[in-house]
Context: one part of a larger RNA
Order: sequence, then C1' cells, then structure tokens
RNA sequence: CGUAGGAAGUUUGCGAGGAUCUGACCUUAGUACGAGAGGACCGGGUUGGACGAACCGCUGGUGUAUCAGUUGUGUUACCCAAUGCAUCGCUGAGUAACUAUGUUCGGAAGAGAUAAGCGCUGAAAGCAUCUAAGUGCGAAACUCACCUCAAGAUGAGACUUCCCUGAAAGGUCGUUGGAGACUACAACGUAGAUAGGUUGCAGGUGUAAAGAUAGAGAUGUCAAAGCCAAGCAAUACUAAUUACCUGAAAGAUUUC
Repeated sequence: CGUAGGAAGUUUGCGAGGAUCUGACCUUAGUACGAGAGGACCGGGUUGGACGAACCGCUGGUGUAUCAGUUGUGUUACCCAAUGCAUCGCUGAGUAACUAUGUUCGGAAGAGAUAAGCGCUGAAAGCAUCUAAGUGCGAAACUCACCUCAAGAUGAGACUUCCCUGAAAGGUCGUUGGAGACUACAACGUAGAUAGGUUGCAGGUGUAAAGAUAGAGAUGUCAAAGCCAAGCAAUACUAAUUACCUGAAAGAUUUC
C1' cells in the first nucleotide's frame, strides 16, 4: 500500500515445513517343518540404542550484586570491628535464572489408492489363460492421519461484536518483563499490585557485633544467631500525573 467504511477478537485451510529409525530378550514353542542336526512365519509382552521436543520436582553444573572462613598489605590514630587491592585474592557452600550428563514424552494405531507380486471369474482361441470387459489382495515409497506455520491463497476467504456525538479503536508518554540489539511482543498506568520500598514466608549461609555468664585460658552458652541477589505473597509509602496525536462521517457502476 492492497484486501471498496473504520476497528477489536475468534477462525477455515490453498499451500509449506517437521517427524517417519532400529536392536535385544521373554512368550507363542523346542510348536509347524525336518531322519536328525537344527528350527520358524503370524501374534502378544518387556527393555534398550541413536535422534528430537519440552521442563527444572529429583541428581548435578554455572551462579564476578548471597553467606562464611582465611593469607599478604594499605586505611579508618590504636585494640576490637570494618573496608580497599591482590584472577571474584584464595577456599567452602549456594537462591532465582540458565542448563545436561537429570526428568518426562515422541516416531503408535488406522484409512484410501497402488508397485513388484499373488489371485477370482473370463473370452478372443468350444481347451487353457490374473485381462481383453469385470473384480479382490498386496510395501518403511504415494495421499490422508500426528506436530508447526499458514488468506499478499491479489483466488486477498468466514464468523462474532463495536463505532460513525474527532466515535470505536490505536498510538505518543510513563512503570516494567515472561520479551528483547533497536524495533517488535507481553503486563500495567490511581476504577492501579507494573516496578521500587516495607512486612511476612520460602530458601542460602552457619550461630554476627556489643553485653552478660562459665572457664586460668583457648573457648563455650544466652543464640535456629546475624546477614542475605534475582523467589512467593501482602501492603499504595514512592513512581506510573496532566495531557497530546492518529483515526470517519453510513460506505460508490453513480450524479447532472
């Protein structure tokens, strides 16, 4: 820009893409078959491999804004206690989030038309013949079926609702994240839990400083302490203020 008014939402599916894998074991059954040796089709069940998708409850990993321990050195005059630098100084743990080696699931079943092939009926050709007329079965291939996209499918579809009182609706702007390079997308904007703060909880670390007390002291106890990022809730305390812009007028084969 188009889709012959402007919008919001829900859809159909022309078409396109993805997937399509496979082993072993048990049973049927030591059956059919076979002199024996050996040893099935068909059917039922179990469990793997590779590949793919989703997810983080479990097992782990990262987790440079969390906690603790600790070395050297500088600073806060000094002790204590903190803090800077040294690969995050080093070490031990670790929430959210992301993640695999972790967990769950998938390729199942079925239908149609067929290939090679196997047939039925059956003439030409009194027989025979799957074929000439007719008709049946038959494969991981084909068309569906499973998953995803999909009306610029210009063949531009359908349905529901709203609006024509600068309307319905959308945007700018602001608070943001499940989204993200920017845009876009998604949530919210006081008729509000969108982010921050606060409080509570979960969770992490592992028992802070000061004081009291026991002990000669190291140290122990008061103390599940103190501190804490991203998590879950509650709560308008702070910030989403006010506002501005776009957007038609009843929708054309007509009027004179």